[in-house]
TPP riboswitch aptamer (THI element) from an uncultured Acetobacteraceae bacterium, 107 nucleotides, folded computationally.

RNA sequence: GAAUGUUCCGGGGGGUGUCCUGUUUUAUGCAGGGCUGAGACGGCGAAGCCGAACCCUUUGAACCUGAUCCGGGUCAUGCCGGCGAAGGAACGGGAAAAUAUAGGCGG
Numbered sequence: 001g002a003a004u005g006u007u008c009c010g011g012g013g014g015g016u017g018u019c020c021u022g023u024u025u026u027a028u029g030c031a032g033g034g035c036u037g038a039g040a041c042g043g044c045g046a047a048g049c050c051g052a053a054c055c056c057u058u059u060g061a062a063c064c065u066g067a068u069c070c071g072g073g074u075c076a077u078g079c080c081g082g083c084g085a086a087g088g089a090a091c092g093g094g095a096a097a098a099u100a101u102a103g104g105c106g107g
Base pairs, nucleotide, nucleotide: 006095007094008093009092010091011057012056013055014054017035018034019033020032021031022030023029041051042050043049044048063088064087065086069082070081071080072079
């Protein structure tokens, strides 16, 4: 004499797809079901907004752009991989371990 990780509180950031069946005013409005996933939810007539759950919070692949991208696969879809050592992207305080460890200085 740190830091990281874990955990708690408060704040902030983010996404909410795709397919099948039925119904219908034939539109993607309602109901049911399937796939992947941490998450595909609810309300308001829509755009959009609000809320819940979930994830992420700079040691940042949560999430966005590239992207109406490329290869594979599927009934279909960021479903899988590439892209990606790419470009962006949102913080503060406490607790235990700890009279510690790493490390530094002196003898």
The coordinates come from a structure-prediction model, not an experiment, and the mean pLDDT is 78.